RNA sequence: GGAGCCGGACAGGCCACCGCCGCGGGGAACGCCCCGGGGAGGAAAGUCCGGGCUCUGCAGGGCAGGAUGCUGGGUAAUACCCAGGAGGGGCGACCCUCGGACAGCGCCACAGAAAGCAAACCGCCGCGUAAGCGGCAAGGGUGAAACGGUGAGGCAAGAGCUCACCAGAUGCCGCGGCGACGCGGCAUGCUCGGCAUACCCCAUCUUGAGCAAGACCAAAUAGGGAAGGUGGCUUGCCCGGCCCAUACCUUCCGGGUAGGUUGCUUGAGGCCGCGGGCAACUGCGGCCCUAGAUGAAUGGUGGUCGCGGGCGCCUUCGCGGCGCCUGACAAAACCCGGCUUAUCGUCCGACUCCCACU
Repeated sequence: GGAGCCGGACAGGCCACCGCCGCGGGGAACGCCCCGGGGAGGAAAGUCCGGGCUCUGCAGGGCAGGAUGCUGGGUAAUACCCAGGAGGGGCGACCCUCGGACAGCGCCACAGAAAGCAAACCGCCGCGUAAGCGGCAAGGGUGAAACGGUGAGGCAAGAGCUCACCAGAUGCCGCGGCGACGCGGCAUGCUCGGCAUACCCCAUCUUGAGCAAGACCAAAUAGGGAAGGUGGCUUGCCCGGCCCAUACCUUCCGGGUAGGUUGCUUGAGGCCGCGGGCAACUGCGGCCCUAGAUGAAUGGUGGUCGCGGGCGCCUUCGCGGCGCCUGACAAAACCCGGCUUAUCGUCCGACUCCCACU
C1' cells in the first nucleotide's frame, strides 16, 4: 500500500424568525395573555419471541394442541446472550450448523440394472458350435447419493474371501472433564446410505386475552325500578285504610352510551468509580431525570459553517479554487429485554492474508 474479518460510536453543528404539544410560575376571569423550561430512533419498523402490569380462569391429574431441543452458565424471562463441545467451510482473522433414523410408518424427482436389501445394462470367467445356462461385482456407465481405501495373496474370474496398513462402526476397560465430550488400550472383518423443515418418538415448558387491558366520573334521548299525586273502592264530604291494569304529572334510584379523568411514564433506568467473574452478567457507593400526543404535537423559512456525491467553470495545474443542484432508512402511542429486516455516509479499536521497502 492492497484485500479481508470482527466489534463499537455517530446519524450534520450554530443563529434568527414564525408555528405545534405537554409542564411550571404569574396575570386576567368566556377560555385569553406573559415569562421560563422540555419535546423521536438506532432501528421508534416487522409484531417474530420473552417478561412486567391488568382483567379473567384454576382442588389435583390426564389427553389433545403449541413451543423449544449439544453441554454448562447468565437473566425477571426467552427461541436471547456468554463460555465450551462436536461436525462443516475458509490459507487465515473468522463464519455456519446442532436431540433421536437399531420404536414404528413412510419418502428419495430425473437418470440408472439397482435408491435400501437387495439387484446386474455394458463387462469378466466357466460350460456350450450356437442359442443359452451358471458364477462374479474388480472395471465402465447413471446419479445429489451406488455398500470402506491402498497394496499383496488368492481364484476359472472375482470379492474382507484372507492378510498388512489406514479410516470408520460397535462392545468393554482406564484416565481427564461438573458436563457435552476428549485421549489411550483391547476385542470383533462388523463396513451398517440420506431425509425427522414427512408423520412420529423422547425430554422440558405451556389458562386465556390484551392499555381498544383495567379503574373512576358521567350528559341528552329511549327504556327499567321505587315513592307520591290525579283515579277506583270504603255511605254524601274530609281524614285514614285498601286496590293499583293502563295513561299523565312530580321526585328519587340503578344500569348504560357520547364525553371526560386515570392507567401514563422513575424504570429489571442511565452514567461513573470500586469489588467478584474468562465472559455474558452482577454486588456496593456516588451522581443524573431524559417526550407523553389521542385523528394523534416534535414542524417550516432564511443565514452561516462542515462533510459526501453529481454537473459546470477557472486554473499558477497542486491532494487547488469558485458556482449550482442534491443528501440514507425511517418516525413514539402502556413499558422493558431480545431477534430480524431497512439504512447516504463518517469515525474509532482489535485481528488476518498478500505485496514492497528498511

Predicted 3D model of a 358-nucleotide RNA (Bacterial RNase P class A) from Desulfovibrio sp. Its mean pLDDT, the model's own confidence on a scale to 100, is 78. A source record names the gene rnpB. Rfam family: Bacterial RNase P class A. Gene Ontology terms of the family: dimeric ribonuclease P complex, ribonuclease P activity and tRNA processing. Lineage of the source: Bacteria > Desulfovibrionia > Desulfovibrionales > Desulfovibrionaceae > Desulfovibrio.